[in-house]
This is a predicted structure of a 96-nucleotide RNA (Glycine riboswitch aptamer) from Actinomadura litoris. The RNAcentral record of the sequence draws on Rfam. Model confidence (mean pLDDT): 77 of 100.
RNA sequence: CGACCCUGGGCGGGAGAGCCCUCGCGCAAGCCGGUGCGGGGCGCCGAAGGGGCAACCUCCCCGGAACCUCUCAGGCAAAAGGACCGCCUGGGCGAG
Numbered sequence: 001c002g003a004c005c006c007u008g009g010g011c012g013g014g015a016g017a018g019c020c021c022u023c024g025c026g027c028a029a030g031c032c033g034g035u036g037c038g039g040g041g042c043g044c045c046g047a048a049g050g051g052g053c054a055a056c057c058u059c060c061c062c063g064g065a066a067c068c069u070c071u072c073a074g075g076c077a078a079a080a081g082g083a084c085c086g087c088c089u090g091g092g093c094g095a096g
Base pairs, nucleotide, nucleotide: 001096005092006091007090008089009088010087011086012085013084018042020041021040022039023038024037025036026035027034043076044075045074049072050070051069052068056064057063
């Protein structure tokens, strides 16, 4: 100087599924209706996180391991979030 691997930050991209029913409080209000937040119910989605199966990592142990699967958690207008991908830029390790 520095491969592989791990990891932080910035920018860009980034799917799916009821803005259904009901209750409480607030706003507004003559009534009906409207609207914000929260709880509950039913239906639904998979790409935060988490669980399961295990192809695979030449074989065994250890370890790792999916966009498959479950739906606990999360989510179902927009916004936000978002696995993952691209670019830029740090840190760790340290083959050579």